[in-house]
RNA sequence: CAGAGCUUUGGAGACACUCAUUAAAUUGAGGGCCGAAGGUGCAAGCGUAACAACGCCAAACUCUCAGGCAAAAGGACAAAGAUUUC
Numbered sequence: 001c002a003g004a005g006c007u008u009u010g011g012a013g014a015c016a017c018u019c020a021u022u023a024a025a026u027u028g029a030g031g032g033c034c035g036a037a038g039g040u041g042c043a044a045g046c047g048u049a050a051c052a053a054c055g056c057c058a059a060a061c062u063c064u065c066a067g068g069c070a071a072a073a074g075g076a077c078a079a080a081g082a083u084u085u086c
Stems, first nucleotide, its partner, number of pairs: 002085002006081005015031001017030004032069003038065001039063001041061001045056004
């Protein structure tokens, strides 16, 4: 210097929607919505080929599968700390 995990702090978005149900935002169904766990897709570039096309391949972009839409929890990412590996 770099990587990984750990601790502390900060950390966004989007329906108290409708119906039924419940002691209760309890649970179920339906509709709407969000993008910051995870996951999908690809630009340049590289390679094969040289007409076309194919393969590898990033993100906070994209999709919305998963997840989420009061608080709590979770949370990409950022800062600090003590370790650990090379």